RNA sequence: GGGUCUGUGGCUCAGUGGUAGAGCAUCGUCCUGAUAAGACGAGGGUCAAAGGUUCGAUUCCUUUCAGACCCA
Numbered sequence: 001g002g003g004u005c006u007g008u009g010g011c012u013c014a015g016u017g018g019u020a021g022a023g024c025a026u027c028g029u030c031c032u033g034a035u036a037a038g039a040c041g042a043g044g045g046u047c048a049a050a051g052g053u054u055c056g057a058u059u060c061c062u063u064u065c066a067g068a069c070c071c072a
Base pairs, nucleotide, nucleotide: 001071002070003069004068005067006066007065010024011023012022013021018055026042027041028040029039030038048064049063050062051061052060
């Protein structure tokens, strides 16, 4: 320099155009003599950034940024 893939709660990941979810973690309540385990509930996301298409974009298109890999 060229190419491919990835970017979504604190972490690991789903989500094929129509209100953003799960597990773990955190907090609260219950349970227990106490702890762990367990049950119930709550909070937490400008979906990497900008622009475009669309009635409507996490999703499609373009550019940029960051990371991984391949070729040279």
The prediction has a mean pLDDT of 83. Predicted 3D model of a 72-nucleotide RNA (transfer RNA) from a Candidatus Curtissbacteria bacterium. The source organism's lineage runs through Bacteria, Bacteria candidate phyla and Candidatus Curtissiibacteriota. It matches the Rfam family "tRNA". Rfam classes the family as a transfer RNA. The RNAcentral record of the sequence draws on ENA.